[in-house]
Molecule: c-di-GMP-I riboswitch aptamer
Organism: Desulfuromonadales bacterium
RNA sequence: UCUCCGAAAGGGCAAAACCAGAGAAAUCUGGUGACGCAAAACUACGGGUCCGCCGAUCGCGAAGGCGGAUAGCCGGGUUGCCGAA
Numbered sequence: 001u002c003u004c005c006g007a008a009a010g011g012g013c014a015a016a017a018c019c020a021g022a023g024a025a026a027u028c029u030g031g032u033g034a035c036g037c038a039a040a041a042c043u044a045c046g047g048g049u050c051c052g053c054c055g056a057u058c059g060c061g062a063a064g065g066c067g068g069a070u071a072g073c074c075g076g077g078u079u080g081c082c083g084a085a
Base pairs, nucleotide, nucleotide: 005083006082012037013036017032018031019030020029021028022027035072041078042077043076045075046074047073048070049069050068051067052066053065054064
């Protein structure tokens, strides 16, 4: 110095819930709040989950398709702070 790894310190992020706003919804944004997080930083590439439409109708309804959401569901990719054992 690098990799694995995760003690300490400084700093960082912020679940649920509540309030306000956006959206048809999933969900998102801001405030309060702190369950947790060393990538809880970025990225929808693969899988999962959720919402909507089609499938599809007198009514019920599957595989599948399309669009959207989720990076704090998992994997992959990119970048990255500190340095005890």